Notes: A computed fold for a 212-nucleotide RNA from Acetobacter thailandicus, annotated as Group I catalytic intron. It matches the Rfam family "Group I catalytic intron". Gene Ontology term of the family: Group I intron splicing. About the family: Group I catalytic introns are large self-splicing ribozymes. NCBI's taxonomy places the organism under Bacteria, Pseudomonadati, Acetobacterales, Acetobacteraceae, Acetobacter. The prediction has a mean pLDDT of 76.
């Protein structure tokens, strides 16, 4: 220069330190939900640890609202070590947090026809719908699964209902319940795009668009 290496993700051109968002875990709360198992907030602290099989790949448009940290021309306060710095506002990116319309694949709820022809039915097609999605990537394209949607099972906790045993406390069965992190606001991949330099937009940060 180039690869590797990641100690919870995730931005900031570094695995780890910081520093902004996020997830779990412990503590702690005259708190809130629950029969409980859990759980929601909050406040500190802290990163050891987050279960498997089958299916499904559409839609991917048009607008609209907010964001911290990081960067910034001027501008206002400080401070006063006379030139930086700090804080503000203004502008910019920008991990992200959401809305409205329309629009979707397998399942799923409802309704209609159409075949088949049953004990109750199967099978296929159209409208409608709920719950996720899409929108929302580095401007994008496209191709995969999963951490995603939909069924199923597995481990651990519980067990108000319901049964069983008892006089009763209780006990053990179990329908149901809860736990098994977050990351797709492009994730693994193939394109593709990315400095520089001129032009514009009043300069800068940054940005559009041209040429390479």
């Nucleotide at each position: 220069c180039a690869g590797g290496a990641u100690u919870c993700c995730u931005a900031a051109u570094g695995c780890a330190a910081u520093u902004g968002g996020g997830c779990g875990c412990c503590a702690u709360g005259u708190c809130g939900g629950g029969a409980a198992a859990c759980u929601g907030c909050a406040u500190g602290g802290u990163g050891u640890a987050u279960c498997c099989g089958c299916u499904c790949a559409a839609a991917u448009u048009c607008g609209g609202g907010g964001a911290a940290c990081g960067c910034u021309c001027c501008g206002g306060u400080c401070u006063g070590c006379u030139a930086c710095g700090a804080c503000c506002g203004u502008g910019c990116c920008a991990a992200u947090c959401c809305c409205g319309a329309g629009c979707c694949a397998a399942g799923c709820c409802g309704u209609u026809c159409u075949c088949u022809g049953u004990a109750u039915g199967g099978a296929g097609a159209g409208c409608g719908g709920a719950a996720g999605g899409u929108g929302u990537a580095g401007a994008g394209a496209c191709u995969g699964g999963a951490u995603g949607g939909g069924c199923g099972g597995u481990g651990c906790c519980u067990a108000a209902a319901g049964g069983u045993a008892g006089c009763c406390a209780u006990a053990c069965c179990c329908a149901g319940g809860g736990c098994a992190a977050a990351g797709g606001g492009a994730c693994a991949g193939u394109c593709c795009a990315g400095a520089c330099c001129a032009c514009g937009a009043a300069c800068a940060u940054c940005u559009g668009c041209g040429c390479u």